The part of an RNA shown here (large-subunit ribosomal RNA, domain I) has 597 nucleotides and comes from a Desulfobacteraceae bacterium. Model confidence (mean pLDDT): 82 of 100. The sequence was found in a public genome assembly.

[in-house]
Context: one part of a larger RNA
Parts: sequence; C1' cells; structure tokens
RNA sequence: GGCAAGCGGUGGAUGCCUUGGUGCUGGAUGGCGAAGAAAGACGUGGUUAGCUGCGAUAAGCUUCGGCGAGCCGCUAAACAGGCUUUGACCCGGAGAUUUCUGAAUGGGGGAACCCAUCCCAAGUAAUGUUGGGAUAUCUAUUGCUAAAUACAUAGGCAAUAGAGGCGGACGAGGAGAACUGAAACAUCUAAGUACCCUCAGGAAAAGAAAACAACAGUGAUUCCCAAAGUAGUGGCGAGCGAAAUGGGAAUAGCCUAAACCGAAUAUAUGGUAAAGUCUGCAGACGUUGUAUGUUCGGGGUUGCGGGGUCUUACCUGAUGAACCUGCAGGUUUGUCGCCAAGUCAAAAAUUCAAUUGAUAGUCGAACAACCUGGAAAGGUUGACCAUAGAUGGUGAAAGUCCAGUAGACAAAAUCGAUUGAACUUGGUGGGUAAGAUUCCCAAGUACUACGGGACACGUGGAAUCCUGUAGGAAACCAGGAGGACCAUCUUCUAAGGCUAAAUACAACCCAGCGACCGAUAGUGAACUAGUACCGUGAGGGAAAGGUGAAAAGAACCCCGGUGAGGGGAGUGAAAUAGUACCUGAAACCGUUUGUCU
Repeated sequence: GGCAAGCGGUGGAUGCCUUGGUGCUGGAUGGCGAAGAAAGACGUGGUUAGCUGCGAUAAGCUUCGGCGAGCCGCUAAACAGGCUUUGACCCGGAGAUUUCUGAAUGGGGGAACCCAUCCCAAGUAAUGUUGGGAUAUCUAUUGCUAAAUACAUAGGCAAUAGAGGCGGACGAGGAGAACUGAAACAUCUAAGUACCCUCAGGAAAAGAAAACAACAGUGAUUCCCAAAGUAGUGGCGAGCGAAAUGGGAAUAGCCUAAACCGAAUAUAUGGUAAAGUCUGCAGACGUUGUAUGUUCGGGGUUGCGGGGUCUUACCUGAUGAACCUGCAGGUUUGUCGCCAAGUCAAAAAUUCAAUUGAUAGUCGAACAACCUGGAAAGGUUGACCAUAGAUGGUGAAAGUCCAGUAGACAAAAUCGAUUGAACUUGGUGGGUAAGAUUCCCAAGUACUACGGGACACGUGGAAUCCUGUAGGAAACCAGGAGGACCAUCUUCUAAGGCUAAAUACAACCCAGCGACCGAUAGUGAACUAGUACCGUGAGGGAAAGGUGAAAAGAACCCCGGUGAGGGGAGUGAAAUAGUACCUGAAACCGUUUGUCU
C1' cells in the first nucleotide's frame, strides 16, 4: 500500500410527519376612492431587533352585546410595574382618533420633503410663533362681469353638482400582429387570437320581427343538448364550418316621433270690423285673429294594417269650477268613490309590522376494571350512547377523556331578503259599431354603382348585414324579405328608444372534498419571502422544516486558557434523543483484526 470484516468520523439520502401549497364543488358576495382609496414612509411597547397591531388618543380610546377567570400579541424567556366578579383579557356590532406620502388636489419637489396666501383662534407691548379651516384641474348648470366692436360674443370671476385614481377574471366597443400549419410558400391558416386603447356592470351584451318558414305553420332575446363534423366553403390544399327544426333552462313586455287639438313665445300680416272670441239669438270686445318657426301639455304607437279628422247610433257613478256677458245646449278640468300597478323593467321617495338570514355565541348522550408498558386510546373481561361510529387532540391505535359532531336554541347594534300595510303613480267623459275623408305613419334614408369589411360562405350565380366615394326613391292603390333576377304566392313594416330572468367570471368571505404534493416535491415563498442578495434601471431572485410525552435543556465534580471541547454524575423509556439534537444510506476519511506484496 491492496483486499475483507468489524467499529467510528463526516455527510444528509431514505423512511415517517405536516403548520404550507394545489385542483375542484357549493353558498354568500361582487367593489374601494376628494367624507382622501389601493400601496407605502416614519413613528408607536417600561426594557424592543424583526413580524403583527395601531396612529401624536399610536399592541390602543368610547359605547352596546357575547363569554366568564384570568390577563398585559408572536419570535421569546425574563425583570420591573400593572389590570381583573364594580366583569378584565378575548370575540362581535356601532362610533372616535387616524402623522406624512400617494389620484394627491394651495405652490413647488429628487414620493414620504420644502415654501405659502386669506379667514378665525391662542400667545406677545408688538412682530416673529403655534393651532384650525379654505385655496388644484376639467365638465355641466346658474349667476355676475366683460374686449377688439354699438348691441353682442369670446374671455374672466363666483356658487352648486359630478369626475379624476386603484382593483382578479368575466363584458362591450376601437385598433390589431407574428411564430406556426399548409410537411417549401404567396391566397389561406394561426386569428379577429396575443398585445394595446376606451367604457362599464354585478353581470355585460342582445331583445319584442321590414324574423323564420313553405302552402303546413311558428311567434322578442339569451343559454344548453341534438340536428352535425351534416349542408356548404376551401391554392376544393391545409383547413374552416352553419341554419331551419326538435328537446330543455328561463319567461315580460313597453315608451316615443308624426297627423290633430291647446298654451306660451318670436317674426310677418291685417287696421276699426269683413276674419275671430265653443254653438244658436242679442250685446260687448278686438295687440283677439291668420301664416310660419321653436318649446311645453294632450293625442297616438299598429300589419287579419294602425292612427288622425268628420258624421251617425249605443253604453257609461257623484259633485264643484272654468270656457267675454244673459238664456238653452255643449266642451274642458278638479275632488270623492271604484279599479289596477309598483320602487329589482317600462316614474319615484320613505316608514312600519311579521317572517327569515348574516355579523359574537349557548346546550349537546354514553366506561370501567385488570394485563403489558415510561405512558393505554392497545389486549382481555363486562357495560353503555347513538337524529351524535365526521374530524382533530390527548405520553402507542378513544363512539362513551377533551374540542367537537347529529340535533336544538340565541342578538343590545348594524345590514340583507320575502310578504303585508301605509304610501306613490296610472285609469275611470271615455269606449264600442258603421260610414265618409285620404291628413299622418321615422330621408340624403332605402336602393344603385365603385372600393372594402362582416356573415360557416376566400367574388363566386352571392342573396343578407355594415359603410368610404358618387348618385338617389316611394308614401299604404305604399314598402322590405323569402340566397342572382322576374312573376305568382306567402310573410313582415326599416331608416327612434327602454327592458328582469335563464348565461359568463371568482379577487375577497364561508363550508367542504381529492386513486393531488409531502420539504430538490407542492406556490418563488410550510421558516424574518417577493425577504436576503444581484442589477443604474426595467427587472431577476434564493437557501433555510422535525430534541423530547414533558426542558425534566444536564445541579455538582474533573481535564482545559476563569476557553472551545470532553470525561464522570444526574434527567429521561431512550442522550449513538444533548439544542451542530427523529431516522441517519452512499461517496470520502480513520482505526482494529486477518491476509497478500
């Protein structure tokens, strides 16, 4: 020095564990913010480094409830000092306080800093000083002022209201790639995806047929299943890919514009009475009237077309007022009564009651002995409860030890839902039928041409929808659609608007589950983790869990530097469990024995 075996060191694999993750299900909820948010800086404890909490009232203040004996948060023990059955600590409701930065908003600024003006107050002989409040911008409305420039307008000033910023996904709109696939690549695909912008809401969007269909019919929208990978489309390549219809979920319908009537207002016109003042007669008035425009009120809202105006007939509670005056009729309107609806649609505010739920909580059955052991929940024997044998803990494996579980209860305060009432709103002098009239029924619109885009549909025979440019209708005896186009037939009524539910999502909260992970896994993060550290910055981004049932964490003695470390003693079931601590593999390093050279 090699080999083998044993015993150690080092090292931290493996096994076991789980405080942490991860995916999903159900419920609740769906925003916060100039009344200053989210996110932070700096402070704040008797001693205080970090975390947590809080804000100069600073691990807290007030009050109302719950609980009931201890308490002064965690790492983290201790000392000092306190609080508490006159109810502390803790839990929940409602308040107060809430420095500075930050949309940050008095001005500035290199965030957490600097400097102001006005008013009020404290203080001073006075100034300085201190405290409180106001002072940003934009938009809308109103008011006051007010240029060139006479009226005016722009501009300026003020008041009131709103906005601004943040936040996970879901939504609507605008704008919009490439890699890739086509086994290359250009039409095509990826994909109207990613990314960016704007705007919301608890959902959004869509929505009450100028729809489908096919000679039979349906009857707003949305979502799901089937139709169907079908019909189609497509360098007919790669690919893309419907609809009718059937079955379900959920259901809900409405309001304007116009004709016509009335009022106000502006302009024009008329000039002593011809037109007009509800009708007839008489009187009176006449800045009334007529035409056009605007605003408001009534009316009206449809496709077996509807409405307006006029005429006729019929039906329809009570009562007051007005319509120049008198009489007769008529018209309009108020109140009561009656009917209907409703604040989660079509208008909108609030209160009360009942029921129910959320935010603290309460009650809650039933076991002992012996054996083994450090310890019983294990074993044996004999019992008991069960609307409770879910789960977790307890010195090993507990229905009956603890927390709980099934079940049954509970709220001073705040909030939600449902129902009812108050209340509010609408209707009820309008409706029905017949006839006449041809007044109205959304225009630079429909449509056409050209250029594009969307439709499953790539220009195709290309309907349908949107529109950049140019042209440009009809008016109900009308117009659109039914996949070029025409006819017949059918069906619907564009060019205005609103509308719950069924649907999408899950940041936050609650409950639960997993042939999900178990510390190189699972989140990057089970630990002071977006920390330490790196980078000018955008940004990048770790490692690091386990003594024991309980610290009982080793009094005392010895060696040693009044060390480090170790040897005894002691604790413990165990110390080869000694805080470098469960188990303790391998590489690697020793040592003992044997053997070989």

It matches the Rfam family "Bacterial large subunit ribosomal RNA". Its family is annotated with ribosome and structural constituent of ribosome in the Gene Ontology.